[in-house]
Parts: sequence; structure tokens; C1' cells
RNA sequence: UUCCGUCAAAGGUAAACCCACCGAGAGAUGGGUACACAAAGCCACAGGUCCAAAGUUCCAUGAACCGGACAGCUGGGCUACCGGA
Repeated sequence: UUCCGUCAAAGGUAAACCCACCGAGAGAUGGGUACACAAAGCCACAGGUCCAAAGUUCCAUGAACCGGACAGCUGGGCUACCGGA
């Protein structure tokens, strides 16, 4: 450096739910708590899923575009502890 992995050792993160708060909403943040995770560390590049208050178009109470969210959806990019080859 590359590949494989968690037998160990040291650790790490924190689902759902509850509370507070922001947001139109998806959802984010903080605290509690743990379902799980060998990158569940970081990044919206590609696909996907979700929201849709406001704007545009079609024209009808909807659809599409724009916009927003999800990294614990998949792929990709960058970085990384320990062990083995």
C1' cells in the first nucleotide's frame, strides 16, 4: 500500500419510542433510551424513496417541472482503529 475480516482488545455510533425546539412538511437539532451497524465516519455525484407551503406549466382540485429531505435505501468518492494474508 492492497485485499479480507471482527476470533480477540480498545473503543465508537445510536433505530423505534418519549421530551424540548426548528420547519408548511418530509425531516433536522439537543436530551433520555437501544433495534442494529466493521465504516451506521464524511460527501447529494448517479439511481431510488419521501415532502410539497410558495413559484412555473398543463388544466383540476390533481399531475409534471423547479425546490427541499433521506448518507441507518443502493451504487460511487474521500478518510479511518485493530487483526490476518